[in-house]
Context: one part of a larger RNA
Molecule: small-subunit ribosomal RNA, 5' domain
Organism: Kuruna debilis
RNA sequence: GGAUGAACGCUGGCGGCAUGCUUAACACAUGCAAGUCGAACGGGAACUUCCGUUUCUAGUGGCGAACGGGUGAGUAACGCGUGAGAACCUGCCCUUGGGAGGGGAACAACAACUGGAAACGGUUGCUAAUACCCCGUAGGCUGAGGAGCAAAAGGAGAAAUCCGCCCAAGGAGGGGCUCGCGUCUGAUUAGCUAGUUGGUGAGGUAAUGGCUCACCAAGGCGACGAUCAGUAGCUGGUCUGAGAGGAUGAUCAGCCACACUGGGACUGAGACACGGCCCAGACUCCUACGGGAGGCAGCAGUGGGGAAUAUUGGACAAUGGGCGAAAGCCUGAUCCAGCAAUGCCGCGUGAGUGAUGAAGGCCUUAGGGUUGUAAAGCUCUUUUACCGGGGACGAUAAUGACGGUACCGGGAGAAUAAGCCCCGGCUAACUCCGUGCCAGCAGCCGCGGUAAUACGGAGGGGGCUAGCGUUGUUC
Repeated sequence: GGAUGAACGCUGGCGGCAUGCUUAACACAUGCAAGUCGAACGGGAACUUCCGUUUCUAGUGGCGAACGGGUGAGUAACGCGUGAGAACCUGCCCUUGGGAGGGGAACAACAACUGGAAACGGUUGCUAAUACCCCGUAGGCUGAGGAGCAAAAGGAGAAAUCCGCCCAAGGAGGGGCUCGCGUCUGAUUAGCUAGUUGGUGAGGUAAUGGCUCACCAAGGCGACGAUCAGUAGCUGGUCUGAGAGGAUGAUCAGCCACACUGGGACUGAGACACGGCCCAGACUCCUACGGGAGGCAGCAGUGGGGAAUAUUGGACAAUGGGCGAAAGCCUGAUCCAGCAAUGCCGCGUGAGUGAUGAAGGCCUUAGGGUUGUAAAGCUCUUUUACCGGGGACGAUAAUGACGGUACCGGGAGAAUAAGCCCCGGCUAACUCCGUGCCAGCAGCCGCGGUAAUACGGAGGGGGCUAGCGUUGUUC
């Protein structure tokens, strides 16, 4: 000198664009953050011309909830980066070829009875389906000798047709797995390892594999640093630097890990699942003491910690996502608004003229010098702010939260708007007074003990400027 997610002190006019718990992965009141489909199904209600129509959605069922959003605790690891590979899976989407025959039994809802303070249930009975089951069929699978195994569903419409369903093959995108290389510090950590290393067989998985198991062998790693300990999410990037390098990993993007702590599986194409389930634990809450409920590292917000970090806001208008044939519904993703000089950028706080060089201040050798064209005065201008008028793009036939915002034009009036640090040398900028090794200053050298350009005040000056200075960190 640069940089900063900064903080602190003094000061503070406006706008645009960004950014905003770095600390306690501490605990959380309250609201919202994942629903949707009646064109899968029974049912309820209203109307009814008794054909039906409309409406609702608790339940069955489907899809979604594995995305999006948060955090960085753990992890030194195939976790990440990069480059390869073979033994795999893949809902929705695209392409292609086939198919959808026959039958059946239930369970919710509901009704009755009933338990419980509640959470939540129990018994009996009835019922539908794109829910479930059986048979048949199969260019698929298994197997290699015969043979064996596996499917389906309908709905809407007057119809055309459309949306679905099943099997197979391929694709796209996504994911799982393996390997080469790279990836912090410590040797005041030198030995580590029994499923350990390999083989055979079996189990398991979507799939390879000690992944697991039985048996067999005795291997495997390590000074090219194993093991242990400490620290740490990794990367694209960011900061700095001429570069090499050093430091860093906020915001944005990719990957990973986690979701009160530990463990486990279920469902599913996909989870061992943040707003699912079960068990254990700690904590909090309710209770009729028998038993129950909860998980903000989602968005706001609260307490606490801290030098320190915002609103319990608006809208689905746009972009995107889920569901739906659609209308549409949901969306604290997102888009906006609010707060903060936290940063960057831009603008303003007036311009011209004005010497009796006014008054006042300060200094003085008492003559004067300086503040200083500075002020006043005169002549102008109106950015910003203020008042009232018009008024968007973003959206496409309609639909705009932002927002009567941006912007445009009109009006009045210099009006609404300057501070901070420094002045001994480094380092731009000097005098007076006060103080008297005191009070104090200080980044280093060092100042202060009676004329201090170094302390404090004043005048003057220098620097930067809506900021300035200090502190922390880093190059």